[in-house]
Molecule: transfer RNA
Organism: Rotaria sp. Silwood1
RNA sequence: ACGUCAAUGGUGUAACGGUUAACACAUUUGUCUCAUAAGCAAAAGACCUAGGUUCGACUCCUAGUUGGCGUA
Numbered sequence: 001a002c003g004u005c006a007a008u009g010g011u012g013u014a015a016c017g018g019u020u021a022a023c024a025c026a027u028u029u030g031u032c033u034c035a036u037a038a039g040c041a042a043a044a045g046a047c048c049u050a051g052g053u054u055c056g057a058c059u060c061c062u063a064g065u066u067g068g069c070g071u072a
Base pairs, nucleotide, nucleotide: 001071002070003069004068005067006066007065010025011024012023013022018055027043028042029041030040031039048064049063050062051061052060
């Protein structure tokens, strides 16, 4: 340089183009306990960026950024 794959809460993963983006762990609060943990109840927290297509985009298209792999 070219090709290819990927990017979603703090972490690991889901989500036929259509309800308020879901689950587990973690975090916080409450409950329970003499206390801690576990359990139970609740809360906060995310679509890599910018355009385009569409009535409607995490999803499709284009460009860019970052990372992995391959070729030279």